[in-house]
């Protein structure tokens, strides 16, 4: 230098054919317990890496950039 892949909640990750974003863990509340842990209930938390474009509508499609991983030279 070239090619491919990844970037979504604090962490690990889903998200179908473009149709209004979720799970587990963690955190908080409550129940249970003499108390802790465990278990159960409810809840908060996201400009979907940044910008631009297409579209009635973009996490998803196109494009530029940034970061990371792998390969080739």
């Nucleotide at each position: 230098g070239c090619u491919g892949c990844c970037u979504u909640a604090g962490c690990u990750c889903a998200g179908u054919u473009g149709g209004u974003a979720g799970a587990g863990c963690a955190c908080g509340u409550g129940a249970u317990u003499u108390g802790u842990a465990a278990u159960c209930u409810c809840g908060g938390g996201g400009u979907c890496g940044a910008g631009g474009g297409u579209c009635c509508g973009a996490g998803u499609c196109c494009u530029u950039c940034a970061g990371g991983c792998a390969g080739c030279u």
Molecule: transfer RNA
Organism: Treponema berlinense